[in-house]
Context: one part of a larger RNA
């Protein structure tokens, strides 16, 4: 390189957007760049290869001939490809109108549970804690109960293999702003399409820089058990951090261990969420449609598990990524980062 692969063996980039590239609906018509025939020039000679011959033979070494699969130039064809023009609507997109849900911000908040502290009342030895304890707390009156007040976090129930968003994700309520998606009509545009190296955007948790909060947990740390030890597992505290703002960081078992798109290929039942249409029996029928999403399963496919209209089946486009285990996702070197560290990314040696 070539062939083969990327659910679970090594491989799908954590998700989106888009450049430049690769690819690309139907019908004409024109061209003849891909493409196809034909011919012509050339494709040094030598050598390989056939077929004849000269040194006895062979080596060598003479002669034809094939072949150099190449490239030009002319000519013909004109199904696909490409170009150029005209035209279409099935793909894509707009318009209208209707529904169901996710973020974001900003507050005024509002809300109630429940925690902690703080005031006061009621009370009087005890509380707490664990496999039993001790440390801790309490006569300066705790724990308990009541009432009153601050506070900061999280929204019980509803809650459902239920929804929403490309992915991280996203659960009181109210209000603003704002973005997909779906179902209806078929009324515009008419190929505007997939895809998608570089690029740029978002990206759980932890960390980081600055200011703010801090009840509740709670890395570190202290002390109490436990223990041969106990740098733990249990108990009592308790700083960072969890919350806010702006601003880094970019990682993950970021999974559905499965990349996008398009077609197509039995089925099942009252699975489940959103819509439409129809019928007269007006309702949880009934007949039928479109989208999202779960279960089972044929045929395929699979080493097997399994997977099967939401495919791991058939087939095409078009990115990415594997090539034996350690070394090692590491040196080095570049970049990017405040710093932690991130991307990229090997070899020696060894099995």
């Nucleotide at each position: 390189c070539u062939g083969g692969g990327c659910a679970u063996a090594a491989a799908g980039c954590g998700c989106g957007c888009g450049u430049g590239g690769g690819c690309g609906g139907c019908c004409a018509a024109g061209u003849a760049a891909g493409u196809g025939u034909u011919g012509u020039g050339u494709g040094a000679a030598a050598g390989c290869c056939c077929c004849c011959g000269g040194c006895u033979c062979a080596a060598c070494c003479g002669g034809g001939g094939a072949a150099c699969u190449g490239c030009a130039c002319a000519g013909c064809a004109u199904a696909c490809u490409g170009c150029u023009u005209g035209g279409c609507u099935a793909g894509a997109g707009c318009u209208u109108a209707g529904g169901a849900g996710g973020g974001g911000g900003a507050a005024a908040g509002u809300g109630g549970a429940a925690c902690u502290c703080c005031u006061g009342g009621u009370g009087g030895a005890g509380c707490g804690g664990u496999g039993g304890a001790a440390u801790g707390c309490g006569u300066a009156g705790a724990u308990a109960u009541c009432a009153g007040g601050a506070g900061g976090a999280a929204c019980g129930c509803c809650a459902g293999a239920g929804g929403u968003g490309a992915a991280g994700a996203c659960g009181a309520c109210u209000u603003u702003c704002u973005g997909g998606c779906c179902u209806a009509a078929u009324g515009c545009u008419g190929a505007c399409g997939c895809u998608g190296a570089g690029g740029u955007g978002c990206g759980a948790a932890a960390g980081c820089u600055a200011g703010g909060g801090u009840a509740g947990c709670g890395a570190a740390c202290g002390g109490g058990a436990u223990u041969a030890g106990a740098u733990a597992c249990c108990c009592c505290g308790g700083u960072a951090g969890u919350c806010c703002u702006a601003g880094c960081c970019c990682u993950a078992a970021a999974c559905g261990a499965u990349g996008g798109g398009u077609a197509c290929u039995a089925g099942u039942u009252a699975g489940g969420g959103g819509g439409g249409g129809u019928u007269u029996c007006u309702a949880u029928g009934c007949c039928u449609u479109c989208c999202c999403u779960g279960g089972c399963g044929a045929a395929g496919c699979u080493a097997a598990u399994g997977u099967a209209u939401u495919a791991a089946g058939u087939a095409c486009c078009c990115c990415g990524c594997c090539u034996g285990g350690g070394g090692a996702g590491u040196a080095c070197g570049g970049u990017c980062g405040c710093a932690a560290g991130g991307c990229u990314a090997a070899a020696a040696c060894u099995c």
A computed fold for a 351-nucleotide part of an RNA from a metagenome, annotated as small-subunit ribosomal RNA, central domain. RNAcentral holds the full RNA, with entries from SILVA.